This is a predicted structure of a 124-nucleotide RNA (Guanidine-I riboswitch aptamer) from Parvibaculum sp. The source organism's lineage runs through Bacteria, Pseudomonadota, Alphaproteobacteria, Parvibaculaceae and Parvibaculum. The prediction has a mean pLDDT of 81. It matches the Rfam family "Guanidine-I riboswitch aptamer". The family has 100 seed sequences and 1,509 matches in Rfam 15.1.
RNA sequence: AGCAUUAGCAGCUAGGGUUCCGGCUGGUGUCCGAUCUUAUCGGACAUCUGGUGACUGGUCCGAGAGCUGCGGCUCUGUCGGUUUACAGCGGCAGGGUACACGGCGGGAUAAAAGCCCGGGAGGU
Numbered sequence: 001a002g003c004a005u006u007a008g009c010a011g012c013u014a015g016g017g018u019u020c021c022g023g024c025u026g027g028u029g030u031c032c033g034a035u036c037u038u039a040u041c042g043g044a045c046a047u048c049u050g051g052u053g054a055c056u057g058g059u060c061c062g063a064g065a066g067c068u069g070c071g072g073c074u075c076u077g078u079c080g081g082u083u084u085a086c087a088g089c090g091g092c093a094g095g096g097u098a099c100a101c102g103g104c105g106g107g108a109u110a111a112a113a114g115c116c117c118g119g120g121a122g123g124u
Stems, first nucleotide, its partner, number of pairs: 008070005015061002020058002022055001023052005028046008072097009099119001101122001105117003
């Protein structure tokens, strides 16, 4: 200075928000009750309507630098077929697959994020 499907998929988690469900709450309506009765107050319910994620949750999103599993790659042994012999090919068994600091900004979705751009820029 350079190279690589070492870095692929699935399930989950940390994390994330708010479409939908649920929670909380305002209004409206209905019913019930009380009273100083053309009203006021309280309670219950709604298959009506708004707000709220400084609401634990369900649904949802979700990690290169989190977990687990599977695949892939690679090495060794062994068996098979092939070969003069090897290599290559296929089956099985076992080993290895390390390391990893990181924006700003932009993008998707209802929305946000440790998602995607991105093992990028940059740093060491």